[in-house]
RNA sequence: CUCUUAUCUAGAGAGGUGGAGGGACUGGGCCCGAUGAAACCCGGCAACCGUCAACUUAUUGUUGAAAUGGUGCCAAUUCCUACAAAGCGUUAUGCUUUGGCAGAUGAGAG
Numbered sequence: 001c002u003c004u005u006a007u008c009u010a011g012a013g014a015g016g017u018g019g020a021g022g023g024a025c026u027g028g029g030c031c032c033g034a035u036g037a038a039a040c041c042c043g044g045c046a047a048c049c050g051u052c053a054a055c056u057u058a059u060u061g062u063u064g065a066a067a068u069g070g071u072g073c074c075a076a077u078u079c080c081u082a083c084a085a086a087g088c089g090u091u092a093u094g095c096u097u098u099g100g101c102a103g104a105u106g107a108g109a110g
Base pairs, nucleotide, nucleotide: 001110002109003108004107005106006105007104008103013042015041016040017039021032022031023030026082027081028080029079043074044073045072048070049069051065052064053063054062055061078102083099084098085097086096087095088094
């Protein structure tokens, strides 16, 4: 980097350093930010893999515990939207729902 698969409306500081930007990309919106952005440190949240226990069963499942194992995460649904379908509405190119695309993270494969 590519592929497969699961999840993505919950949760997480009024700390320190730092100094102007940030919310993935592009367009359109809407936000956050000198009452201090990004980044780093500390702190915290969380059971995806792994670990442990009980039960079940012969598929490996269910439930629970632990955050001195490996990741991950800590404004707003993945901030909303862009494509398609259906419904409602009626010309505002609108609203709702579902699906798709894209993306993020874990696990596995190449």
Predicted 3D model of a 110-nucleotide RNA (SAM riboswitch aptamer (S box leader)) from Bacillus suaedaesalsae. It was read from a public genome assembly, where an Rfam model found it. Rfam family: SAM riboswitch aptamer (S box leader). Gene Ontology term of the family: regulation of gene expression.